[in-house]
Context: one part of a larger RNA
RNA sequence: CAACACUGAAGGAACUCGGCAAAUUGCACUUGUAACUUCGGGAGAAGAGUGGCCGUUAUUUGGGCAACCAGAUAGCGGUGGCACAAAAAAGGGGGUAGCGACUGUUUACUAAAAACACAGGGCUCUGCAAAGUCGUAAGACGAAGUAUAGGGCCUGACGCCUGCCCAGUGCCGGAAGGUUAAGAGGAGAUGUGCAAGCAUUGAAUUGAAGCCCCGGUGAACGGCGGCCGUAAAUAUGACGGUCCUAAGGUAGCGAAAUUCCUUGUCGGGUAAGUUCCGACCCGCACGAAUGGCGUAACGACUUCCCCGCUGUCUCCAGUGUUGACUCA
Numbered sequence: 001c002a003a004c005a006c007u008g009a010a011g012g013a014a015c016u017c018g019g020c021a022a023a024u025u026g027c028a029c030u031u032g033u034a035a036c037u038u039c040g041g042g043a044g045a046a047g048a049g050u051g052g053c054c055g056u057u058a059u060u061u062g063g064g065c066a067a068c069c070a071g072a073u074a075g076c077g078g079u080g081g082c083a084c085a086a087a088a089a090a091g092g093g094g095g096u097a098g099c100g101a102c103u104g105u106u107u108a109c110u111a112a113a114a115a116c117a118c119a120g121g122g123c124u125c126u127g128c129a130a131a132g133u134c135g136u137a138a139g140a141c142g143a144a145g146u147a148u149a150g151g152g153c154c155u156g157a158c159g160c161c162u163g164c165c166c167a168g169u170g171c172c173g174g175a176a177g178g179u180u181a182a183g184a185g186g187a188g189a190u191g192u193g194c195a196a197g198c199a200u201u202g203a204a205u206u207g208a209a210g211c212c213c214c215g216g217u218g219a220a221c222g223g224c225g226g227c228c229g230u231a232a233a234u235a236u237g238a239c240g241g242u243c244c245u246a247a248g249g250u251a252g253c254g255a256a257a258u259u260c261c262u263u264g265u266c267g268g269g270u271a272a273g274u275u276c277c278g279a280c281c282c283g284c285a286c287g288a289a290u291g292g293c294g295u296a297a298c299g300a301c302u303u304c305c306c307c308g309c310u311g312u313c314u315c316c317a318g319u320g321u322u323g324a325c326u327c328a
Base pairs, nucleotide, nucleotide: 001323002322003321004320005319006318007317008316010314011313014312019309027051028050029049030048031047036041038157052079053078054077055076056075057074058073059072060071061070062069063068080084092307093306094305095304097302098301099299100298104116105115120155121154122153123152124151125150126149132141133140134139158294159293160292161291163224164223165222168221169220170217171216172215173214174213177212178211179210183206184205188201189200190199191198192197225243226242227241228240229239252286253283264280265279266278267277268276
């Protein structure tokens, strides 16, 4: 000096990105227990007290024919220690917000999460030789199933809800018309031949799906405006005008895991707060199953605060063990 253990005056997070690490708590019984809540929970909430040993009284369990033996519970009295759940083992707690409902799953060897899954919800395909998938095929899975079933896609408990747009793209339906391949058709034309013929070419007409066309469809891919003016203080603009669009963002939420300007402004907490919480709304660039907003319970998730606790720190010191180091 290092690692690993342990101890520490006063202070007690001043450390630090952050209480990381450590410390605190820890058992049993008695008592007591808030908001909120899906009435199950939250909850071991939080908090308070007791605990050794001896004597005595009462009750009581098991065994035994009984004497009695081994225990248990409660009350009272006493007694020793610094310390009685005397060692070991053995939850720190509370509040707030975000995200995800939950238990689960995941990057074998830097990520365990807010990612995946999930029960629930929806759309769509599929009538059985099913759709779909693998295979050249035979065949197999689906399924020894049969629409309360199976496949695909999206969403993600629960509660309240899920607005407008079908112009574009997709899908579904329609079949009158247009376009249209091979094929059918064969007016004609050309070559050759004396000719019959043979060969080549070939207009009209006919001709499926598809596309054009006509409708439907958003829990299909997706989208959801601008300018100007206006109220008897000012400001603002319920209101009006105009242009464009398929339609111009509804409810709810909002400086947000989304806000550039921005440490926005106001309030709370601190002596002091770019974080945090509550509001405001000027949403650069939220928004409704690419779900919107809430939500008890849950979380080795993330944020902020408080109590307790401590060598994290002020500020370091010492002890032990094992190394390193020096000498033999």